[in-house]
RNA sequence: GCCUGAAAAGGGCAAACCUGCCGCAAGGCAGGGGCGCAAAGCCACGGGCCCUAGCUAGAAAGGGUAGCCGGGUUGCCAGG
Numbered sequence: 001g002c003c004u005g006a007a008a009a010g011g012g013c014a015a016a017c018c019u020g021c022c023g024c025a026a027g028g029c030a031g032g033g034g035c036g037c038a039a040a041g042c043c044a045c046g047g048g049c050c051c052u053a054g055c056u057a058g059a060a061a062g063g064g065u066a067g068c069c070g071g072g073u074u075g076c077c078a079g080g
Stems, first nucleotide, its partner, number of pairs: 002080004012037002017032006035067001041073003045070003048065005
């Protein structure tokens, strides 16, 4: 440096749901909670999915999702 994650150590993150706050919404943040996760760290770059007040509608545009997949980037332990 690359590949792998069966077992182990020390740890880490935290779905649904509940409460509070923010947001039109999707959703986010904090606390509780713990389904799961070896990148469930970070980045909306490609695809997917979700939302949108105005708008006849669709589309466009904007927003969200990194716990949908790919890509980029950084990284713990163990084995090879």